[in-house]
Order: sequence, then C1' cells, then structure tokens
RNA sequence: GCUACAAAUCGGGUUAUCGUGCCGCCUUUAAGGCGGUAAGGAAAGUCCGGACAGCAAAGAGCAACGCACCAUCUAACGGAUGGGGUUCUGCGCAAGCGGAAUACAGAAAGUGCCACAGAAAAUUACCGCCUCGCCUCGGCGGGGUAAGGGUGAAAACGUAGUGUAAGAGACUACGGCGGGUUAUGGUAACAUAGUUUGCGGGUAAACCUUGCGUGCUGAAAUGCCAAAUAGGCGGACGUUUGAGGGCUGCUCGCCCGAUGUCCGUGGGUUGGCAGCUAGAGCUGAUGUGUGAGCAUCUUCCCAGAUAAAUGAUAACCGUUCUGAGCAAUCAGAAUACAGAAUCCGGCUUAUAGAUUUGUAGCUUUU
Repeated sequence: GCUACAAAUCGGGUUAUCGUGCCGCCUUUAAGGCGGUAAGGAAAGUCCGGACAGCAAAGAGCAACGCACCAUCUAACGGAUGGGGUUCUGCGCAAGCGGAAUACAGAAAGUGCCACAGAAAAUUACCGCCUCGCCUCGGCGGGGUAAGGGUGAAAACGUAGUGUAAGAGACUACGGCGGGUUAUGGUAACAUAGUUUGCGGGUAAACCUUGCGUGCUGAAAUGCCAAAUAGGCGGACGUUUGAGGGCUGCUCGCCCGAUGUCCGUGGGUUGGCAGCUAGAGCUGAUGUGUGAGCAUCUUCCCAGAUAAAUGAUAACCGUUCUGAGCAAUCAGAAUACAGAAUCCGGCUUAUAGAUUUGUAGCUUUU
C1' cells in the first nucleotide's frame, strides 16, 4: 500500500428569490410587517420495556405468558458491560497466546421421541465363541456368553491384566464422565488439588419440573367547555332473601347499586380547548470506573401539524463513476435507505458512498 472480516461515526453543504406551518413582538387589523425555528439513523417494524392517563379503593388462588451461568449498569427490559463454562477455530513442537458462537436451570420426579439399517435404540442375540446330546461328509437341537465381527450418528465408559468351559467391572491397576464432600483462591459463577461413590446414550427452540416475575386498556387513552334534542317509546328482571355492574381469563373475596339495572327502537350532537412537547433532554470539560456507566460544573432550547406544513427554482461546492490529458485540469452522468403524529430507552430490518479503529492475509515499487 492492497484485500477480507468486525465495530463505530457521518450520510450532503452554501448563497439568492419565492412559498408553507408554528412561536414571539409591532402596527395603519390586512391573506400586514419584522425576528426565530421547522422531518431520521433508522422517523420504518409494532417486537420488548417504561413515563403518562383511566378503570372509586385494597386482595388471594388457579390458569396463561415471559425469563433462566455469575456480577454489575439502568426508570425498566427478553437490553447493555465485564467475567465464567461449553463448543469451534488461527498461530505454535508443546506450554500457551489470539478470535468466534452460545436458546448456558433440571435427563438422579415422570411421560414421550431417536427415521432407515440392524437381532436389538433401552434388557435384545444375526454371525461368532464355549459346552451337552443326536446324526455320522454335510448338519440338527438344548444350555451358557456379550470379550471378537456386522448394522448404524449412537449398541451396556476406555486401555492393560487376573480369572473362566468360553467370557464379562466379576476382580485389580491406571484413566474418563456424573454425584457428594474437604482445602486453597475468587464478591460469585467457577478453577486447582485431595477423598468417596456410581456408570446403558441423546433430546426439554418435546410435554413437563424448579426458581423468579407479570393487573388491564392505550393518545381514536383521558379531561373540560359550548351547542342541540323527544333524556321519548316498548320490554325483561329487581328493590337488601341484591337484578345488573366493576376489580384480567376463571373461582373466591371485596365494593357500587333502588324514581334501579339491562335489552330493543327512535331522536340530537359529529364543534372547540387541553393532553401536545423543557425532557430518565442536548453541547463541552473535569473526575471516577477494565467497561457499560456515574458524579460535578457548563452550553443550548432545536417541529407540534390535525387531512395533516417542513417545499420549489437557479447557481456554486462536496462525494462517487466514466472518458480525455504527462500533469494541472476539462466534459458528462449519478448522488443511498427513506418522511415526524403523546414521548423516551432498547432490539430487528433497509441503506449509494466516505472516514476512523482493530484482527488476519498478500506485496516490498517506496
């Protein structure tokens, strides 16, 4: 220097003219003037978590749903940061040093599933080995066996030996994996070492079990004002022995409820204000922490529409590509994904191009 991968940031700018929305001020109150400001890193998805509002106030159990190694961060999260375990992988003789993934509680509570092949996928014997009897070239039947072979992703933990009729954790030695326990280190998950015990696998993004957690709805929430009409008509149930309703889906419990509640039919209104943008906010610095972050000081106020504004034109610049040129430069083309609607923190998805950092490989013109 180039390539690949990963992460982070930016993702158009300036001037002029005209136009639009909101806010503020002024005035001669007019479609007036002046000033300020105006669409994102994802505004998308609606997948999570909340703020906020309502359900008059407070509950228990079951169901349903979510999470699942440890510690920390946060308003909270199914998120983030750091560490541990497991698996994979690069370099290296090795020790080790890097990188990546992780849906990572439990298979010793129970049930289910593991195609095909194979005797058998959890108590089975196809070939084989040993032994007994019959038959008498061959072979047939009974008993024992699971070490050897075969099938398979996987077949009773591995190697060696003792032993046996032949074998077998039957026994022994050294190991492997699981459970218990002791010591040391660590906040912890765990790591190292010892000791003891067991040994037929996997699978819980299969049902399930364990632990922790969750009230519902959602800005068309919700609150207020104005106006208008027929608060009309019919029916059912009921009046404390409580109809109906509320608190999640159910049960219990609690509460509202008597000129009551619900059902049907019919009429009026479909207008305005608030919620609505000063925030778990932005900028910069210092300190602190491995880090995500936290604390203190400091700078700034940066959409608030309601059929929905945030734009149009012109020129120049930026970036990328192509062509010409020794070069300076010239000409042409293109400029991604995309558009607020209560707000905020995450996750996921889309994205022309540029910059920065890290890791690995290649090259050696400088």